Source information: A computed fold for a 74-nucleotide RNA from Tolypothrix sp. VBCCA 56010, annotated as transfer RNA. Model confidence (mean pLDDT): 80 of 100. The source organism's lineage runs through Bacteria, Bacillati, Cyanobacteriota, Nostocales and Tolypothrix. RNAcentral records the identical sequence in 2 taxa. It matches the Rfam family "tRNA". Rfam classes the family as a transfer RNA.
[in-house]
RNA sequence: GGGGUCAUAGCUCAAUUGGCUAGAGCGCCUGCCUUGCAAGCAGGAGGUUAGGAGUUCGAUUCUCCUUGAUUCCA
Numbered sequence: 001g002g003g004g005u006c007a008u009a010g011c012u013c014a015a016u017u018g019g020c021u022a023g024a025g026c027g028c029c030u031g032c033c034u035u036g037c038a039a040g041c042a043g044g045a046g047g048u049u050a051g052g053a054g055u056u057c058g059a060u061u062c063u064c065c066u067u068g069a070u071u072c073c074a
Base pairs, nucleotide, nucleotide: 001073002072003071004070005069006068007067010026011025012024013023019057028044029043030042031041032040050066051065052064053063054062
């Protein structure tokens, strides 16, 4: 220098080849239970889907650019 893959909650990951208010586990907070803790049960908070632009009635999904990670080739 060129190619591939990836970027979604604090962490690990889904989202059926464009369509309901983007979900799950763990973690966090509150309550119940307990003498207390843990476990269990119930509820809750937490997201600019890496950034920007475009296509579309509608974009996490498609296209382009940028940034970062990883990998292959030279």